[in-house]
Model confidence (mean pLDDT): 83 of 100. A computed fold for a 72-nucleotide RNA from a Candidatus Yanofskybacteria bacterium, annotated as transfer RNA. NCBI's taxonomy places the organism under Bacteria, Bacteria candidate phyla, Candidatus Yanofskyibacteriota. Its Rfam family is "tRNA".

RNA sequence: GGGCCUGUAGCUCAGCGGCAGAGCACUUCUAUGGCAUAGAAGGGGUCGCCCGUUCAAAUCGGGUCAGGUCCA
Numbered sequence: 001g002g003g004c005c006u007g008u009a010g011c012u013c014a015g016c017g018g019c020a021g022a023g024c025a026c027u028u029c030u031a032u033g034g035c036a037u038a039g040a041a042g043g044g045g046u047c048g049c050c051c052g053u054u055c056a057a058a059u060c061g062g063g064u065c066a067g068g069u070c071c072a
Base pairs, nucleotide, nucleotide: 001071002070003069004068005067006066007065010024011023012022013021018055026042027041028040029039030038031037048064049063050062051061052060
């Protein structure tokens, strides 16, 4: 320098054009004398960034940044 893969909640990931989600973590409540544990409710995201396509983009296209991998 070139090819490919990945980037979504604090962490691990799903979602592949039409309301942004799960588990764990966090907060509150209930059960217990208390802890552990279980149950219920809740908070938390401008989907790495920019531009484009579209009535509509996390999702499609281009660029760019970061990480991984292969080639040179």

It was read from a public genome assembly.